[in-house]
RNA sequence: AGAGUUUGAUCCUGGCUCAGGACGAACGCUGGCGGCGUGCUUAACACAUGCAAGUCGAACGAGAAAGUGUUCUUCGGAACAUAAGUAAAGUGGCGAACGGGUGAGUAACACGUAGGGAAUCUGCCUCUAGAUCUGGGAUAACAGCGGGAAACUGCUGCUAAUACCGGAUAUGAUUUUAUGAAGCAUUUCAAAAGAUGGAAAGGAAGCCUCUGCUUGCAAGCUCUGUCUAGAGAUGACCCUGCGGACCAUUAGCUAGUAAGUAAGGUAAAGGCUUACCUAGGCAAUGAUGGUUAGCCGGCCUGAGAGGGCGAUUGGCCACAUUGGGACUGAGACACGGCCCAAACUCCUACGGGAGGCUGCAGUGGGAAUAUUGCGCAAUGGGCGAAAGCCUGACGCAGCGACGCCGCGUGAACGAUGAAGGUCGUAAGAUUGUAAAGUUCUGUCAAGAGGGAAGAAAGUAUGUCAAGUUAAUAGCUAGAUGUAUAUGACGGUACCUCUGGAGGAAGCUCCGGCUAAUUACGUGCCAGCAGCCGCGGUAAUACGUAAGGAGCGAGCGUUGUCCGGAAUCACUGGGCGUAAAGGGCACGUAGGCGGUCUAUUAAGUCAAUGGUGAAAUCAUCGGGCUCAACUCGAUGGCUGCCUUUGAAACUGAUAGACUAGAGGUCGGGAGAGGAAAGCGGAAUUCCUGGUGUAGUGGUGAAAUGCGUAGAUAUCAGGAAGAACACCGAUGGCGAAGGCAGCUUUCUGGACCGACACUGACGCUAAGGUGCGAAAGCGUGGGGAGCAAACAGGAUUAGAUACCCUGGUAGUCCACGCCUUAAACGUUGGGUAUUAGGUGUAGGAGGUAUCGACCCCUUCUGUGACGAAGUUAACGCAUUAAAUACCUCGCCUGGGGACUACGGCCGCAAGGCUAAAACUCAAAGGAAUUGACGGGGGCCCGCACAAGCGGUGGAGCAUGUGGUUUAAUUCGAUUCAACGCGAAAAACCUUACCUAGGUUUGACAUCUCCGGACAACCUGUGAAAGCAGGCUUCCCUUCGGGGCCGGAUGACAGGUGCUGCAUGGCUGUCGUCAGCUCGUGUCGUGAGAUGUUGGGUUAAGUCCCGCAACGAGCGCAACCCUUGUCGUUAGUUACCAGCACCUAAUGGUGGGCACUCUAACGAAACUGCCGGUGAUAAACCGGAGGAAGGUAGGGAUGACGUCAAGUCCUCAUGGCCUUUAUACCUAGGGCUACACACGUGCUACAAUGGAGAGUACAGAGGGCAGCGAACUCGCGAGAGUAAGCGAAUCCCAAAAAACUCUUCUCAGUUCGGAUUGUGGGCUGAAAUUCGCCCGCAUGAAGUUGGAAUCGCUAGUAAUCGCGAAUCAGAAUGUCGCGGUGAAUACGUUCUCGGGCCUUGUACACACCGCCCGUCACACCAUGGAAGUCUGUCAUGCCCGAAGUCGGUGACCUAACCAUGCAAAUGGAGGGAGCUGCCGAAGGCGGGGCCGAUGACUGGGGUGAAGUCGUAACAAGGUAGCCGUAUCGGAAGGUACGGCU
Repeated sequence: AGAGUUUGAUCCUGGCUCAGGACGAACGCUGGCGGCGUGCUUAACACAUGCAAGUCGAACGAGAAAGUGUUCUUCGGAACAUAAGUAAAGUGGCGAACGGGUGAGUAACACGUAGGGAAUCUGCCUCUAGAUCUGGGAUAACAGCGGGAAACUGCUGCUAAUACCGGAUAUGAUUUUAUGAAGCAUUUCAAAAGAUGGAAAGGAAGCCUCUGCUUGCAAGCUCUGUCUAGAGAUGACCCUGCGGACCAUUAGCUAGUAAGUAAGGUAAAGGCUUACCUAGGCAAUGAUGGUUAGCCGGCCUGAGAGGGCGAUUGGCCACAUUGGGACUGAGACACGGCCCAAACUCCUACGGGAGGCUGCAGUGGGAAUAUUGCGCAAUGGGCGAAAGCCUGACGCAGCGACGCCGCGUGAACGAUGAAGGUCGUAAGAUUGUAAAGUUCUGUCAAGAGGGAAGAAAGUAUGUCAAGUUAAUAGCUAGAUGUAUAUGACGGUACCUCUGGAGGAAGCUCCGGCUAAUUACGUGCCAGCAGCCGCGGUAAUACGUAAGGAGCGAGCGUUGUCCGGAAUCACUGGGCGUAAAGGGCACGUAGGCGGUCUAUUAAGUCAAUGGUGAAAUCAUCGGGCUCAACUCGAUGGCUGCCUUUGAAACUGAUAGACUAGAGGUCGGGAGAGGAAAGCGGAAUUCCUGGUGUAGUGGUGAAAUGCGUAGAUAUCAGGAAGAACACCGAUGGCGAAGGCAGCUUUCUGGACCGACACUGACGCUAAGGUGCGAAAGCGUGGGGAGCAAACAGGAUUAGAUACCCUGGUAGUCCACGCCUUAAACGUUGGGUAUUAGGUGUAGGAGGUAUCGACCCCUUCUGUGACGAAGUUAACGCAUUAAAUACCUCGCCUGGGGACUACGGCCGCAAGGCUAAAACUCAAAGGAAUUGACGGGGGCCCGCACAAGCGGUGGAGCAUGUGGUUUAAUUCGAUUCAACGCGAAAAACCUUACCUAGGUUUGACAUCUCCGGACAACCUGUGAAAGCAGGCUUCCCUUCGGGGCCGGAUGACAGGUGCUGCAUGGCUGUCGUCAGCUCGUGUCGUGAGAUGUUGGGUUAAGUCCCGCAACGAGCGCAACCCUUGUCGUUAGUUACCAGCACCUAAUGGUGGGCACUCUAACGAAACUGCCGGUGAUAAACCGGAGGAAGGUAGGGAUGACGUCAAGUCCUCAUGGCCUUUAUACCUAGGGCUACACACGUGCUACAAUGGAGAGUACAGAGGGCAGCGAACUCGCGAGAGUAAGCGAAUCCCAAAAAACUCUUCUCAGUUCGGAUUGUGGGCUGAAAUUCGCCCGCAUGAAGUUGGAAUCGCUAGUAAUCGCGAAUCAGAAUGUCGCGGUGAAUACGUUCUCGGGCCUUGUACACACCGCCCGUCACACCAUGGAAGUCUGUCAUGCCCGAAGUCGGUGACCUAACCAUGCAAAUGGAGGGAGCUGCCGAAGGCGGGGCCGAUGACUGGGGUGAAGUCGUAACAAGGUAGCCGUAUCGGAAGGUACGGCU
């Protein structure tokens, strides 16, 4: 620091996901040791048991027992001493308000930070000053008598205090008066006088030279306690500024509310409370309400800014089962106190009681979080004079890999690269120096031994000097010695010794991201998965193994947070088309604001002081062997406040200016707005005339209108609506929008001039106004047009497109609605930044007699274009450039321009606006293709023009289907179907049935035997089986051939997969295309070249050009046909010369000709003319056998179709192995209601039949062709010459030509079918061959829709040959004979090429894709209601308790009267009562939630149904708003946009 994922590829936008770090974690697998930390995040859920707050006898009264000892004893025990002034209990004091826990509540002065308290309190502690006098009455404990199950409690009696009360004194307190001083004010201070009420407590140990008395005590002294006052410290309380959560679908809240006066209350200010008075106070800078939450130092993350969190540790707050309340006290409204209410639990004798682990352990619960441990040795706390006691605070130990840190599980050498495993091309590779082995070491663990620091206070005692004092005593505090006691951890840390590598390694991953790969199994199954995605028979992605990678006592997974994410953007994003500019304007708050001067100092900047606790963090050092951990120092803590200063900028105040803005005067332009009036053309209607049969409408029709007179035409009249031409990327307006003419009223902009005002400005949340069309209300109007509706067409249907009608509406007035693709998809304002050009309005200049032309300038409106910018397209002085100000808006797609709520509306509906759930994309621009019922150019037997067919018939053949035991398999649009198959009676043959074989019919290896072979016989359908006879060949003598048997490795498979493959082939297509190198352009995919202008059969050639070249294709080279020459001359040929024949190249001879077959020549737009651009080329001509590629063939670019073939062959994998292999016989592939393809023969006279005559080419031939001759009507048979073939044979060519006959008919056409008799091949002709003779004589009279071939030696027609082959062509492949017609032309059909355009397609239109319906599942809205919760609120009831009242009741201290008894008073108490008041009850509300028959839409699902709305002109261009209609997509109307 980035990466993966949208696409065929690209760039961008944008989301999702990953790599990092962290955790109080949990789960899975695994687990050696130690150190330091850490451990109920859930149920503030409920809790058994034990412990967690006591202490003081130096405040007080009282005061045991067990035990021990002694004595006595009736041996039961008793007494005394000790225990002991001890324990337990009580009065009293202090503490219990700390420490410990938790985070429920709390959005608040709760917390943080900085201030204030002149508005406060403060026990213990420190300091200062003073005091501690004198009296009194009770009461607990205790004793006695009672009640109760218990808890507990009543009465009577006794007693003490540092308990309680009175009095005295008292600085001070409170209050009044007058004076002075200080302060920001209320006030405070100083000194003076008067009034009022107000303190106390003692205790302990000792000393004796002063004082008193009797040794010794007391006073005194010392220590300690108590009281008063002041000061401090500490702690607490109150107030204020600022700061930190979300929701506006929470917008209004508030009656003690806001302020005041007075009083009360408090430690204290204050509506804190009460009475009265005023009517305020808070709020868009977010009140009120709701939801969530303890806050902070800090922790995690991050480069930082930020974001998240608030465990442990530290500060603050709050709480203690829930709610309320006060008491005591310095301090509480009190975790281990009290009272009341409620819920829950427990005890009960049923009457009544008890309890509160959110202390430490522990239990249940939970995914999950420890021991019912040791100790007060240390630190700290409470009490005490102290010893000491208490302390689940704390110190330690235990448990847990929960985290961090450290260590170990050995080290060195060791190649035969062992064995085993895995892979394998069988060579080997790898595991791997790894192991074994050799030599060592000894950490940790184990055993044995030694063994710390943590301990000093304290106590006792000595010395020193200080205070007190009469004192050198004593005492107190201090310093310093000596002695003595104290360790939970723990015999722990640490050290030493012993033996021996001995006891100690796992987890995850290996497709990409992301380091690391192979084999087997599985077969869209099982499974994996963080994202993309993997798995359908060769899975580096599942499972296992081997190997490898990473980390390591851990490793993975899950969850959460930050990061990456610049993906909420302050640092640091955007809004033309990706999400995003409000429909437009005016304007309030707010934000921002021109030039100059002065003042100020709020912002700003600098310095200063305080604070920012400690811990944490950073740096530098120190201590544990290191580290984690810990100690010290320094820095930092980015903040807030104080004081002082500066004055540039911003602000504020004052003054001035004119460049912004406004104003005045003078002009001209304009569909700017409102109202009134007027006009002509057209349409329709009405009246009348003329006139007659149609009209109207369409792609074509029909509905409609018309003989009751239409349409057409003429005249007159009526009505409403809209304003042709001008008219224009012309004008005006803020936008919507505005168009005949005239008048009236009126807004704005522009130009020119100016001597006016003097920043008056810009923007604009809320707000207000305007706002197309449709729509709504009321009243008019209604010609045309026209949703709905009706009819006619179209169609499979047609709720549409088309036609005929037609109502709302469209128009007017008034009032609503407030939305549009309200778009420049571009908010407004200001300034700056090259140009040239068109147009509208104005002004000026030059020139002119004048007008044009020309030049300059301002304002508007267009089209280009530089810089710049942009993802690109594009924008570009009218910015999307460069900057500033301000408003609005966006944050993945869908759900959703939706639901709910609120506001507005008469309604339709509008505005605002979510979530659950779901997907990994959705999207923008551009690129290359493909496609289009887009365009342009061009070609092709593509159409057209022609000729002949197919489709109809019969037959042949192939296919489908059906049938069958089997009808083997494959091929299926063109490009399967007379195809594989150049030939199924057996064989072929792969299929079926039946009979057999199992190392096999065939190959290699091993072993054994020698003939088991051949021949013969039996059996059998054959294969085979059984028997008989017989005993092989070669040899280098090793053996081999051949045959048989055995064994297992293996053979075999036309079994599967052509979607695992090679090879071969088809097709587009013999179409003209397909690419590359370098360069250039583009961010890039890519483009350019290859496009353009011509031309060609051609990317053929020429010209031009940011291209220049090149390759594969085209062409040419090759074969063949056509002409000529040369050479050669047999088997071909025969002109001339001979010979022989009835005749014949038959013979001699010849090579001239034909021909044969080898080599050459020839044709190249070469020549001429024209056209063209002077090119390429084209047209015409000459010559020539041939002329523009001369004809034909071979030759098939990059690629496409997962095209065809595993049954030609080869081959991976899988399957089979007494069978899916092999042998054999028979059957089948030849079936037959039917459908299709390809052919043959016909339907006849251009013909049939008969007779005669003529002319080919190319082939084939020895298991062959077979002449001639003979026989047969014939197929053929017999015999047999010649020929391995330019020699012989097949072999007759046939159409043609000549003559005769038939005369238009199911025929002398046609030949199917059938009968019968023959022939041929072959073991075999029945299933199932071919041919011949005779007889029979079917359909068929030229073929519907549709469709095929062909452009010249072609079509058509005629025959001949060959391959295969024993036999068996109408098929296939060749050969020649005869031999046409037509092509105007490219509109249309099909296919193709190039350019261009649109695209939502890229599996590429056989594409994509929309909506209803049906089914399943999911979340969600509504809903009669039902049920929790919560919040206020009205009324009722009203506990405890404070405060207030109180007749009667009770009452020790003090007072009064009184000898006393007693009475009265003050004060106190109980009771009753008033206000307030928790819980509770009743009532109506608000809000959140759960649930709910039924219902609405939404989402997701495998191959369902109906259509085809969108994407191409998507077949009616699409879309937006509104209205209406329709199964559905949707249609139509009006207005708008592209």
Source information: The RNA shown here (small-subunit ribosomal RNA) has 1538 nucleotides and comes from a metagenome. The sequence is in RNAcentral, with records from SILVA. Its Rfam family is "Bacterial small subunit ribosomal RNA". The coordinates come from a structure-prediction model, not an experiment, and the mean pLDDT is 84.